[in-house]
This is a predicted structure of an 80-nucleotide RNA (Glycine riboswitch aptamer) from a marine sediment metagenome.
The coordinates come from a structure-prediction model, not an experiment, and the mean pLDDT is 78.
RNA sequence: AUCGCGGGAGAGAGCAGGCUUGGCGCCUGCCGCCGAAGGCGCAAACCGUCCGGAAUCGCUCAGGCAUCAGGGACCGCGGU
Numbered sequence: 001a002u003c004g005c006g007g008g009a010g011a012g013a014g015c016a017g018g019c020u021u022g023g024c025g026c027c028u029g030c031c032g033c034c035g036a037a038g039g040c041g042c043a044a045a046c047c048g049u050c051c052g053g054a055a056u057c058g059c060u061c062a063g064g065c066a067u068c069a070g071g072g073a074c075c076g077c078g079g080u
Stems, first nucleotide, its partner, number of pairs: 001080007012031001014030006032065003038061001039059003046052001
């Protein structure tokens, strides 16, 4: 680095319209939010200077916000 297994948070059951007999649910639009895929940005040390210079810090483009499912930084175990 990678593969497998396990653990793994946050945020509206929002409003309107449509689909549906209704419900669940789904789609579109609007507003409000989240931050731990990804992406972007910043300090000092360091360096003669320049460049460079991290993140679970910040920004939210993407993504996400009932349950389920999926994703999921990071952690543990095992293998290559």